[in-house]
């Protein structure tokens, strides 16, 4: 340099050919306990960046950024 694929909470990952951004772990609080662990119960948080499309974008178009991989 030129191809491909990816980019969602702290951390992993789901969203159906566009229509309520969800789930598990952790993190806070709480019940329980003689204290803790486990359990239970409940809050917090998220679409890489900027543009277009569209009544409406995580999806669909462009442009940029960031990682994988692949070929010179």
């Nucleotide at each position: 340099a030129g191809g491909u694929c990816c980019g969602u909470g702290g951390u992993g990952a789901a969203a159906u050919u566009g229509g309520c951004a969800u789930c598990a772990c952790a993190a806070c609080g709480g019940u329980c306990u003689c204290c803790a662990a486990a359990a239970c119960c409940g809050u917090u948080a998220u679409u890489c960046c900027a543009g277009g499309u569209u009544c409406g974008a995580g999806u669909c178009c462009u442009g940029g950024c960031g990682g994988a991989c692949c070929u010179g």
Description
A computed fold for a 72-nucleotide RNA from a Candidatus Shapirobacteria bacterium, annotated as transfer RNA. It matches the Rfam family "tRNA". Rfam describes the family as follows. Transfer RNA (tRNA) molecules are approximately 80 nucleotides in length. NCBI's taxonomy places the organism under Bacteria, Bacteria candidate phyla, Candidatus Shapironibacteriota. The sequence was found in a public genome assembly. Model confidence (mean pLDDT): 80 of 100.